[in-house]
Molecule: Glycine riboswitch aptamer
Organism: Paracoccaceae bacterium
RNA sequence: ACGGUUCGGACAGGAGAGACGGGCGCAAGCCCGCGCCGACGGAGCAACGCCCCGGAAACUCUCAGGCCCAAUGACUGCCGAACCGC
Numbered sequence: 001a002c003g004g005u006u007c008g009g010a011c012a013g014g015a016g017a018g019a020c021g022g023g024c025g026c027a028a029g030c031c032c033g034c035g036c037c038g039a040c041g042g043a044g045c046a047a048c049g050c051c052c053c054g055g056a057a058a059c060u061c062u063c064a065g066g067c068c069c070a071a072u073g074a075c076u077g078c079c080g081a082a083c084c085g086c
Stems, first nucleotide, its partner, number of pairs: 002085008011077003018034001020033005035067003041063001042061003048054002
């Protein structure tokens, strides 16, 4: 130098779902109701195994979260650090 793993970055890209109804409020918002989304988080499980248990996900469930924009955002790229391989 190259590759990999982990971590960090106010860097780049980044989906989905009611601009729903009612009440309060100058507004931002908050509460209630019904309907939805899943790619933060969380939970469940197959093969398999050391078999009362362990065991994956972008699958499934939606507890939390979210449903104009914004923000968040798995993941990808880029930058940096440490470690490992060569």